[in-house]
RNA sequence: CCCGAAAAAGCCAAACCCUUCGUGAGAGGGGGACAGAAAGCAGCGGGUCUUACAUAAGCAAGAUAGCCGGGCUGCCGAAA
Numbered sequence: 001c002c003c004g005a006a007a008a009a010g011c012c013a014a015a016c017c018c019u020u021c022g023u024g025a026g027a028g029g030g031g032g033a034c035a036g037a038a039a040g041c042a043g044c045g046g047g048u049c050u051u052a053c054a055u056a057a058g059c060a061a062g063a064u065a066g067c068c069g070g071g072c073u074g075c076c077g078a079a080a
Stems, first nucleotide, its partner, number of pairs: 003077002011036001016031006034066001040072002044069003047064005053058001
């Protein structure tokens, strides 16, 4: 550097519930654990979703990093 163990220390937190914000997709806080070897960070490319205009397409703004690819950073050290 690569890789990912029936290892160790840990980390994180789906659905759902309560609450707050948002037109909405959704997001924050608390509980909770489906999962995750980057489920850490960040919207670069694509996808999906929302809103407005249009009403055919489309275009714009937004959301999604736990949809995919790529980027930056990071714990441990078995086997290869």

This is a predicted structure of an 80-nucleotide RNA (c-di-GMP-I-GGC riboswitch aptamer) from a Nitrospiraceae bacterium. Lineage of the source: Bacteria > Pseudomonadati > Nitrospirota > Nitrospiria > Nitrospiraceae. The model forms 95% of the base pairs in the Rfam consensus.